The RNA shown here (transfer RNA) has 74 nucleotides and comes from a Candidatus Melainabacteria bacterium.
It was read from a public genome assembly.
[in-house]
RNA sequence: GGCAUUGUAGCUCAGUUGGUUAGAGCAUACGGUUCAUACCCGUAGGGUCGGUGGUUCGAAUCCACCCAAUGCCA
Numbered sequence: 001g002g003c004a005u006u007g008u009a010g011c012u013c014a015g016u017u018g019g020u021u022a023g024a025g026c027a028u029a030c031g032g033u034u035c036a037u038a039c040c041c042g043u044a045g046g047g048u049c050g051g052u053g054g055u056u057c058g059a060a061u062c063c064a065c066c067c068a069a070u071g072c073c074a
Stems, first nucleotide, its partner, number of pairs: 001073007010026004019057001028044005050066005
C1' cells in the first nucleotide's frame, strides 16, 4: 500500500426486508430481605449507535470518504 471483518451503556453483546419511545446480562447507586454480610428480589441512573457528508417523509441499519482495531496478501 491492497483486500476482508469489526466499531452500539463502564465491560461483554443483541438489534430479523429502514418505521414512531435503542435493548439484555454483568457492573454501579438506592431499596427489600437478614441480627449482620453474602446470595436472592425490585427500582433507578447511564448512549453524539467511531466521525463527516449524502440518499430518504424517516438511517444504528443504505451509499461515499475519513479514523481506529484485527486478520490475510505484497

It matches the Rfam family "tRNA". It is annotated as a transfer RNA.